Context: one part of a larger RNA
Molecule: large-subunit ribosomal RNA, domain VI
Organism: groundwater metagenome
This record gives sequence, structure tokens and C1' cells, in this order.
RNA sequence: CGCAGGAUACUUGAGAGGACCUAUCCAUAGUACGAGAGGACCUGGAUGGACGCACCUCUGGUGAUCCGGUUGUUCCGCCAGGAGCAUCGCCGGGUAGCCAUGUGCGGAACGGAUAACCGCUGAAAGCAUCUAAGCGGGAAGCCGACCUCAAGAUUAGGUAUCCCUAUCAGGCACCAUGUAGACUACGUGGUUGAUAGGCCGGGUGUGGAAGUGCUGCGAGGCACGGAGCUAACCGGUACUAAUAAGCCGACUGG
Repeated sequence: CGCAGGAUACUUGAGAGGACCUAUCCAUAGUACGAGAGGACCUGGAUGGACGCACCUCUGGUGAUCCGGUUGUUCCGCCAGGAGCAUCGCCGGGUAGCCAUGUGCGGAACGGAUAACCGCUGAAAGCAUCUAAGCGGGAAGCCGACCUCAAGAUUAGGUAUCCCUAUCAGGCACCAUGUAGACUACGUGGUUGAUAGGCCGGGUGUGGAAGUGCUGCGAGGCACGGAGCUAACCGGUACUAAUAAGCCGACUGG
């Protein structure tokens, strides 16, 4: 821009893409078969491998600063306590998120048409013949079925509702933003408000803060005290910022 009025929701599915794997074990059954050795079809069940999709409860990884330990040095006058720098100085852990090595799920079943092949009926050709007419069976393959996209499917579909003379329905822009994201787009929210920050409570992590007291010659230890601190998590709360204004949109539809 189109889809001959505008819009908001929900859809149909032409078409397209994805997927399609496989092993072992058990029962049937040591049965059928076979002199024996050996050893099934069919059917049912169980457990795996690789692959794929999703997810983060568990197990783990990361987690550039959440907590702690610690070395050197500089500074905060000194002690104590801290801060900076040294690869995040190094080290031990670790929330959310993102991940796999972790967890869940998938391939199926079923229907249709077939291949090789196997048949029924059956002539040409008094027989025979699956084929010439006709009718069946038959594959991990084909078409469906399963999952995803999908009306620019210009054949532009369908359903419901709303709006049409100023204050329309609705949209944009702007702003607060994240489940989204390179930008854009998409989603949520904009005071009739929990959208982000802050704050409060909780959780989680770390692992016992500072200070004071007691104790020890001292390095230290103990008590107050599962202490102090705690990112992205959960719940709440208008304290701060989403203010007000603006723009498009009119024709009852060649």
C1' cells in the first nucleotide's frame, strides 16, 4: 500500500515446513519345526541408545561483586574498622536468569492408495493361466493422521461486536517498562494506576557482623546472636516517575 466504510477480538485452512530412527530383554515357548544340534513366525509387555522439542523441581555449570576468607601495598591521623589497586588480586560458596551432563515428553496407533510379490474368478486358446474385463491381500516407502506457520490464498475468506458529524469506535505519538528485543516490531502499564524505582515483609545465599563484655602473656577464643549483610526471586505499599496537552481517524460506504 492492497483486501471498496472504519475498527476490535476470535477463527477457517488453500498452501508450506517439521517429525518419521533403532536395539536388547521377558512372556508366548524350549512350543511349532527338527534325528539331533538348534530353534521361530504371530501377539503382548519391559528397558535402553542416538536424535528432537520444551523446561529449571531435582543433580550440576555459570552467576564481573550477593556473602565470607585471605596476600601485598596506598589512603581514611593512630588502634579498631574500612576503601582503592593488584586478571573479579587470589580463594571458598552462591539467588534470579541462561544452560546440560539434569527433568519431562515425542517417533506410535489407525485409515486410504500402492511396489515387488501372493491370490480369487476368468477367457482369448473347450485345457491351463493372478489379467485381457472384474475383485482381493501386501512395505520403515506414498497420501492422510501428529506438531508448527499460514487469507498478499490479489480466489486477499468467515463469525461476533462496536463506530459514523465532533467528545465516534479505534489508533498513533509520548511516558513507566519486560515475559519481547540489534533497530523496529511484540507484550504490560500510564493516577479509575502496582509499569519501573524506592520502601516494608518474606524467601534465598553466606556463615556467625560491628560494638561491648568476659577470658588468655599472646596469636586468639567465648557471649550478646542462626548474628550481620543479602542482585535479578515472591507478596505488599502510591513515597518517586508514568501529568496535562497533542496528532490521525468524519462521508452509511465506486